[in-house]
RNA sequence: GGGACCGUAGUCUAGCCAGGAUAGGACAUCGGGCUCCGGACCCGAAGGUCGUGGGUUCAAAUCCCACCGGUCCCG
Numbered sequence: 001g002g003g004a005c006c007g008u009a010g011u012c013u014a015g016c017c018a019g020g021a022u023a024g025g026a027c028a029u030c031g032g033g034c035u036c037c038g039g040a041c042c043c044g045a046a047g048g049u050c051g052u053g054g055g056u057u058c059a060a061a062u063c064c065c066a067c068c069g070g071u072c073c074c075g
Base pairs, nucleotide, nucleotide: 001074002073003072004071005070006069007068010027011026012025013024020058029045030044031043032042033041051067052066053065054064055063
C1' cells in the first nucleotide's frame, strides 16, 4: 500500500442481509420485598448522540460514501 471482518449502556450481546420508528436481553449498579444479618430469589428503577461525519429517503442501528479505532490476511 491492497483486501476481509468487527465497533450498539460500566461489561457481554440480539437486532443490520430484507429500512417502519418507545433500540431488546444477561451481568453489574441503585431502591424495595424476603431474611436475625447477608447471599440466593422476587419486584422495580436508572443508564444508549447504535465509533465519527456526510448522503439517500416521508422515515436510517439497518442502505451508500469518507474517515477513526481494533483483529486477521496479502504484498